Bacterial RNase P class A from Pseudovibrio exalbescens, 393 nucleotides, folded computationally.
[in-house]
RNA sequence: CCAGUCGGCCGGACGGCCGCUCCCGCAAGUGCCGAAAGGCCGCGGGGGAGGAAAGUCCGGGCUCCAUGGAGAAACGGUGCCGGAUAACGUCCGGCGAGGGCGACCUCAGGGAAAGUGCCACAGAAAGCAAACCGCCUUCACAUGUGGGGGUAAGGGUGAAAGGGUGGGGUAAGAGCCCACCGCGCGUCUGGCAACAGAGGCGGCAUGGUAAACCCCACCGGGAGCAAAACCGAAUAGGGGCGGCGCGGAGGCCUUGGCUUCCAGUCUUUCUCCAGACCUGAUCGCCCGGGUUGGUUGCUUGAGGCGUCCAGUAAUGGGCGUCCCAGAUGAAUGGCCGUCACGUGCGGGCUUGCCCGUGCCAUACAAAACCCGGCUUACAGGCCGACUGGUAUU
Numbered sequence: 001c002c003a004g005u006c007g008g009c010c011g012g013a014c015g016g017c018c019g020c021u022c023c024c025g026c027a028a029g030u031g032c033c034g035a036a037a038g039g040c041c042g043c044g045g046g047g048g049a050g051g052a053a054a055g056u057c058c059g060g061g062c063u064c065c066a067u068g069g070a071g072a073a074a075c076g077g078u079g080c081c082g083g084a085u086a087a088c089g090u091c092c093g094g095c096g097a098g099g100g101c102g103a104c105c106u107c108a109g110g111g112a113a114a115g116u117g118c119c120a121c122a123g124a125a126a127g128c129a130a131a132c133c134g135c136c137u138u139c140a141c142a143u144g145u146g147g148g149g150g151u152a153a154g155g156g157u158g159a160a161a162g163g164g165u166g167g168g169g170u171a172a173g174a175g176c177c178c179a180c181c182g183c184g185c186g187u188c189u190g191g192c193a194a195c196a197g198a199g200g201c202g203g204c205a206u207g208g209u210a211a212a213c214c215c216c217a218c219c220g221g222g223a224g225c226a227a228a229a230c231c232g233a234a235u236a237g238g239g240g241c242g243g244c245g246c247g248g249a250g251g252c253c254u255u256g257g258c259u260u261c262c263a264g265u266c267u268u269u270c271u272c273c274a275g276a277c278c279u280g281a282u283c284g285c286c287c288g289g290g291u292u293g294g295u296u297g298c299u300u301g302a303g304g305c306g307u308c309c310a311g312u313a314a315u316g317g318g319c320g321u322c323c324c325a326g327a328u329g330a331a332u333g334g335c336c337g338u339c340a341c342g343u344g345c346g347g348g349c350u351u352g353c354c355c356g357u358g359c360c361a362u363a364c365a366a367a368a369c370c371c372g373g374c375u376u377a378c379a380g381g382c383c384g385a386c387u388g389g390u391a392u393u
Stems, first nucleotide, its partner, number of pairs: 001389010012339007020048007029041001031040003050364001054375002057373005062224004067274007075220005080094005095109001096107004110215002115213002117209003132155002134151008163181006182204001183202003187198004228296004238287006244280001247262007264277003303322008342359007
C1' cells in the first nucleotide's frame, strides 16, 4: 500500500426571532367553557423522538379474570456441555461437525438396538439380502452357444450396493488369513462435563432419513393499557328459540321454614381434596336499549453515566453522580445567519491539497404502559484489533 474478518461509534453543531407541548414554583377570580365530573387563561424556571422508535417473532414487569390446590393427559415450545439472567427460543465460554490459505463463519447439534413410514427413477438387488456383465471350473454340441457348480475381487446402475487400502492365499475369489484404518465391547489418563488421547479383546451383517410420525429430557393458566380503577350523566335488572335439568334420604320445629348426608353444577379433559351454589346451579344461537364525557393508570426504572473490585467472558457487587418525552386526530415546527461533513461547476497546482461559487435538516425512518432480546432497513463518515498478499529496510 492492496484485499479481507470481527467489534464499537456518529448520522450534524451554534446563535437569534416567532410558534407548540409537559413538569415545577408563584399569582389568580362570584373570570371563560361545560349538564356534570372536570378543563382553560398570567409570570418565572426547566425538559421535549430512535439505533432501530419498525416487525409484533420471543421473554417478562404490571393489571384483571377463570372457585382454589395437587397430579395426569391433550396442546405448544426448547434440545451437545457448563455458566449468566427476572426470564427467554436470548447472551457468554467450551465440545463436535462442515466451509475458508487464514483471521473467522455456519449448525432446526438428544435418540435409528422401542415401533411405524419413506429411499422416486435407474439397477440383478436399496433391510436381511442379491447376481446383469464378468472370472474360475465342469458337461454337451461345435468354433461358438447352451446347461450345472463356485464366486462377489473387477465392471455397469445409482445420492447410497453391505466395511476401506495393501499383501498373502485360492481353481477363481472372499476377513479366508495378516498389517493399518473403520466398527463393537471394555480399561486407563486428562477434563465439572460435552469430549479428547492411549492401550486391550473381538474378524466383526447392523445403510440413510426424525425442519417424517414417534420416543426421551426439561419448560408452559388465559387475556391484554382498547388491561384495569374512579367520577359524572343516562338507560330496558330487556325480549325470543333450542338442548339438558327442575332431585333422594333423614332430623328439628313456629306447618312453613331451618339444618345434615348423598346426587348434581362451577376447570380444555380426567382423578383426588377443599369451597360455593341449589335446579336456571347452566350451555348455544338470534334481536334490541343506554354510555361513547372526564380523571387516574403515565413514567424513578430488573434506569443512565463514571469509576473500582471479582470473573476468560456474558455478567454481578461497591462507591459517586444524574433525572433524560408523556401526547390523546395525537406536541418538538417555521424563518434567518455562521460553521462542519459531503457534493456539482470553474481555477491553481506539490495529485494531495487550496481558492471562488452553488447545493446541502441530504440514509433508514416517528414514541403511545414499560423493560431485556432477536430479525429486518440504512446515503455518508470515523475509530480499534486481527488475517492474507506485495514492496522496502
Taxonomically the source falls in Pseudovibrio (Bacteria, Pseudomonadati, Alphaproteobacteria, Stappiaceae).